[in-house]
Context: one part of a larger RNA
RNA sequence: UCGUGGUUAAGGAACUAGGCAAAAUGCCCCCGUAACUUCGGGAGAAGGGGGACCCCUGCUGGUGACCGGACGUGCUCCGUGAGCUGGCGGUGGUCGCAGUGAAUAGGGGGAAGCGACUGUUUAUUAAAAACACAGGUCCGUGCGAAGUCGUAAGACGAUGUAUACGGACUGACACCUGCCCGGUGCUGGAAGGUUAAGUGGAGCUGUUAUCCGUUUGGAGAAGCAGUGAAAUGAAGCCCCAGUAAACGGCGGCCGUAACAAUAACGGUCCUAAGGUAGCGAAAUUCCUUGUCGGGUAAGUUCCGACCCGCACGAAAGGCGUAACGAUCUGGGCACUGUCUCGGAGAGAGACUCG
Numbered sequence: 001u002c003g004u005g006g007u008u009a010a011g012g013a014a015c016u017a018g019g020c021a022a023a024a025u026g027c028c029c030c031c032g033u034a035a036c037u038u039c040g041g042g043a044g045a046a047g048g049g050g051g052a053c054c055c056c057u058g059c060u061g062g063u064g065a066c067c068g069g070a071c072g073u074g075c076u077c078c079g080u081g082a083g084c085u086g087g088c089g090g091u092g093g094u095c096g097c098a099g100u101g102a103a104u105a106g107g108g109g110g111a112a113g114c115g116a117c118u119g120u121u122u123a124u125u126a127a128a129a130a131c132a133c134a135g136g137u138c139c140g141u142g143c144g145a146a147g148u149c150g151u152a153a154g155a156c157g158a159u160g161u162a163u164a165c166g167g168a169c170u171g172a173c174a175c176c177u178g179c180c181c182g183g184u185g186c187u188g189g190a191a192g193g194u195u196a197a198g199u200g201g202a203g204c205u206g207u208u209a210u211c212c213g214u215u216u217g218g219a220g221a222a223g224c225a226g227u228g229a230a231a232u233g234a235a236g237c238c239c240c241a242g243u244a245a246a247c248g249g250c251g252g253c254c255g256u257a258a259c260a261a262u263a264a265c266g267g268u269c270c271u272a273a274g275g276u277a278g279c280g281a282a283a284u285u286c287c288u289u290g291u292c293g294g295g296u297a298a299g300u301u302c303c304g305a306c307c308c309g310c311a312c313g314a315a316a317g318g319c320g321u322a323a324c325g326a327u328c329u330g331g332g333c334a335c336u337g338u339c340u341c342g343g344a345g346a347g348a349g350a351c352u353c354g
Stems, first nucleotide, its partner, number of pairs: 001348002004346001007343002010340002014338001019335001027051005036041001038172001052094003056090008067079004071074001095099001107333001111329001113327001114325002119131002135170007147156003173320001175318002178250003183247002185243005192238003198232002203227005210219003251269005278312001279309001290306005
């Protein structure tokens, strides 16, 4: 010094970010067992007692020899039940500090947060409150389904058929899930407005047979070529409705009650509508160690309240919840070398001498 293993007076978390690590618990049988609860659980709750060996003895099971009997004479049945063996006891006795004497082998209880649960995950710093989940809702899809892969053929979906399949969100269960359709999206509508290619071809232009004039010029049919107005022209957009478990959103100022304070109440402005229930200094609270209460001698944490919610809030769900969790937070019992504060051993290594 150690990926070591034991021990330690008195104290017992004073250690530390934190009981990290260690200690303690541990098996079988009997007794006994709270709140709460989805009546299954919680529960091995908690808590208490016993355990070895010897003699005698009670009850009860397994196997079943000899012998006797029956008949269908057999690997059959009935009776008897020796011997061997298992379990549960009772009285008495013996030994030790100690009897699951070693080894193996739950620490337990209470409160709070999150997630219902068993599961899944960052192979190599994260196992979780993240993912999944059964359940819920919405949307799509009528079958050559929607959707996905593929240039296609084709395949999956599915040898399924709306109690099915695909997509999105939520996430057991209980109680619930408020208001807003103005914007964006989606669905439906089709009168009107706008609108592409295409169709259409008025008109214009080029060319020139020809004609006119002649110094270069001018006019110009048909044909050909170029350009091209009106008219016609779908979806979409505008427009009209619906739709929020679609994306999303859910106010300000002023005044007022017989002390003061507060404002059930009133006024006013704005809005599509102004946050309902429930919860709330919260995994959300800046100010903030908010204030009050509890726990401690002392508590930035914790628990219970209050509400002034900087900036909770109802399926990006709200609020509860038994059970569950190598989850997170705080407190306590037991226990201990974590510590007061160190010590003395064992083992291995290093070092020194030989």

This is a predicted structure of a 354-nucleotide part of an RNA (large-subunit ribosomal RNA, domain IV) from Oratosquilla oratoria. Taxonomically the source falls in Oratosquilla (Eukaryota, Opisthokonta, Malacostraca, Squillidae). The prediction has a mean pLDDT of 84. The full RNA is in RNAcentral, with records from SILVA.